[in-house]
RNA sequence: GCCGCUCUAGCUCAAUUGGUAGAGCAACUGUUUUGUAAACAGUAGGUUGUCGGUUCGAGUCCGACGAGCGGCU
Numbered sequence: 001g002c003c004g005c006u007c008u009a010g011c012u013c014a015a016u017u018g019g020u021a022g023a024g025c026a027a028c029u030g031u032u033u034u035g036u037a038a039a040c041a042g043u044a045g046g047u048u049g050u051c052g053g054u055u056c057g058a059g060u061c062c063g064a065c066g067a068g069c070g071g072c073u
Base pairs, nucleotide, nucleotide: 001072002071003070004069005068006067007066010025011024012023013022019056027043028042029041030040031039049065050064051063052062053061
C1' cells in the first nucleotide's frame, strides 16, 4: 500500500435480510434472614463507533472517516 471481518446497555451477545431496540450477567429497590449470601419480585440503564446519503420509515442498504483483528505484497 491492497483485501476481508468486527464495532448495539457497565460486561458477553441477540434483533427472522428495512417496520415499537431485547436477553443473560452486573447495578439499584423490595420481600425473606439476627446479619450477609442465595432465592423470589420489581426498577433503572442505549444519540446502535463518528459524519453524511437513500427511503414514508435505517441497528439493518450506500459512501467517507475512526478503532480493533486477520490475510496478501
A computed fold for a 73-nucleotide RNA from a Candidatus Vogelbacteria bacterium, annotated as transfer RNA.
It matches the Rfam family "tRNA".
The organism belongs to Candidatus Vogeliibacteriota, within Bacteria.
Model confidence (mean pLDDT): 80 of 100.